[in-house]
RNA sequence: GCCGGAGGGUCCGUCGCUGAUGUCAUUUAUAAGGCAUUGGAGGAAAGUCCGGGCAACACAGGGCACCAUAUUUCCUAACGGGAAGCUAUCGGUAACGGUAGAGUAGUGUGACAGAAAAUUACCGCCGGUGUUUUCGGGCGCCGGUAAGGGUGAAAAGGCGAGGUAAGAGCUCACCGGGCGCAACGGCGACAUUGCGUGCCGCACACCUUAUGGGUUGCAAGGUCAAGUAUACCGGCAGAUAAGGGCUGCCCGCUCUUUGCCGGGGGGUAGACUGCGUCAGAUAAAUGACGGACGGUUGAAAGUAACUCCUUGGGGAAAGUGCUUCGACUACAUAACCCGGCUUACACUUCGAC
Numbered sequence: 001g002c003c004g005g006a007g008g009g010u011c012c013g014u015c016g017c018u019g020a021u022g023u024c025a026u027u028u029a030u031a032a033g034g035c036a037u038u039g040g041a042g043g044a045a046a047g048u049c050c051g052g053g054c055a056a057c058a059c060a061g062g063g064c065a066c067c068a069u070a071u072u073u074c075c076u077a078a079c080g081g082g083a084a085g086c087u088a089u090c091g092g093u094a095a096c097g098g099u100a101g102a103g104u105a106g107u108g109u110g111a112c113a114g115a116a117a118a119u120u121a122c123c124g125c126c127g128g129u130g131u132u133u134u135c136g137g138g139c140g141c142c143g144g145u146a147a148g149g150g151u152g153a154a155a156a157g158g159c160g161a162g163g164u165a166a167g168a169g170c171u172c173a174c175c176g177g178g179c180g181c182a183a184c185g186g187c188g189a190c191a192u193u194g195c196g197u198g199c200c201g202c203a204c205a206c207c208u209u210a211u212g213g214g215u216u217g218c219a220a221g222g223u224c225a226a227g228u229a230u231a232c233c234g235g236c237a238g239a240u241a242a243g244g245g246c247u248g249c250c251c252g253c254u255c256u257u258u259g260c261c262g263g264g265g266g267g268u269a270g271a272c273u274g275c276g277u278c279a280g281a282u283a284a285a286u287g288a289c290g291g292a293c294g295g296u297u298g299a300a301a302g303u304a305a306c307u308c309c310u311u312g313g314g315g316a317a318a319g320u321g322c323u324u325c326g327a328c329u330a331c332a333u334a335a336c337c338c339g340g341c342u343u344a345c346a347c348u349u350c351g352a353c
Stems, first nucleotide, its partner, number of pairs: 001353001003351005009293007017040008042331001046342002049340005054217004066213005071085005086101006102208002106206005122149002124145009157175002160172003176200002178197006185190001221273004230265001232263006241257006294329005300324004305320002307316003
């Protein structure tokens, strides 16, 4: 260097925070208080990204839409997680690391440059033809051509031969890739070899296919429930004012409207629970100060044991050690609970390569 782990201060004193239990005194009783004992954050408690538990609501079945995922095998309660692999590609001298990985259908797009980004003809090459000529050729028209030039991130698989007017997988050999078959190795992705087939641009997106996903989150949800107002029920009172009934009218009786008292359901504040077998709650407790010891570090000062330079006196530029002094000692604080992922982190340490 690279990969994977482990840890992430210790002790003492003083002053504090918070839960539980016991006890003391006060109080009608709680609450608050004193004392004692005992418990009190992390590797990520963070981001809240993924999965699960739990809870409420929704849900016959199917389809569309939307979102996520997409190589293989294994692990897992599950996952978009992990382990070990496979293929392609990129970075590193290397150990190793990063990225991508369903689809031989269909559609679209590919800036600038360039003739053309896939039914291509700018230059060049070739054929035909017209015209002109100083016979070398020039100019024009029609056509062929991707071998050569030039452009580009990317240009019709590479290279040689045959072939041709010139050329072209047009044909053939070899090489590369694809597809099909077979053998061999592997659980598998796949790999190696052989045979056949001239099948042969790339990238991205849409799209298609398969699988999964009901929605909302502990402020979910559950229990109790003051006061105020009040559905409903009962009792009492009052007025004989209004209306109804007994009855056509009057009296009378009675019901409602009114007030008071009691009961009462739903529900608000609030309380408890959800909520943790030794953290735990409520806007949320683990801290502060002093001292000692650690750790790291300084091209600071000293020492001279090792070491080094000189040489037998001494000396200190470098390194180790020791002493003194200075600096630094991180990231970050549970909030229903687990499994992951991602990100942050002074410094120490172990193992493989």
Background
The RNA shown here (Bacterial RNase P class A) has 353 nucleotides and comes from a mouse gut metagenome. RNAcentral holds the sequence, with entries from MGnify. It matches the Rfam family "Bacterial RNase P class A". A reference for the family is Frank and Pace (1998), "Ribonuclease P: unity and diversity in a tRNA processing ribozyme", Annu Rev Biochem. About the family: Ribonuclease P (RNase P) is a ubiquitous endoribonuclease, found in archaea, bacteria and eukarya as well as chloroplasts and mitochondria. Rfam classes the family as a ribozyme.